[in-house]
RNA sequence: UUGACCGCUCCGAGAGAGGAUGCGAAAGCAUCGCCGAAGGGGAAUGCAAAAACUCUCAGGCAAAGGGGAUCGGAGCGCGACG
Numbered sequence: 001u002u003g004a005c006c007g008c009u010c011c012g013a014g015a016g017a018g019g020a021u022g023c024g025a026a027a028g029c030a031u032c033g034c035c036g037a038a039g040g041g042g043a044a045u046g047c048a049a050a051a052a053c054u055c056u057c058a059g060g061c062a063a064a065g066g067g068g069a070u071c072g073g074a075g076c077g078c079g080a081c082g
Stems, first nucleotide, its partner, number of pairs: 006077008018032001020031004033061003039057001040055003
């Protein structure tokens, strides 16, 4: 059970931080400065388990595009594992 919890898909909302310097037509590369809301790592006397805490490995820092935790809506799956 007129379907919770959970998972997936679609639609909508979705922050932060250099229009930095040098080279280059551009893509990009290097240097320095920053951000935290993909992902990842971390912990107190010991053991175990986390976060939106923390670290910045990764990723990102004009606009556009893309990504984006999380929230709302619709649908599908599972089936009480809540």
This is a predicted structure of an 82-nucleotide RNA (Glycine riboswitch aptamer). The prediction has a mean pLDDT of 81. Its Rfam family is "Glycine riboswitch aptamer". Its family is annotated with glycine biosynthetic process in the Gene Ontology. About the family: This family represents the bacterial glycine riboswitch.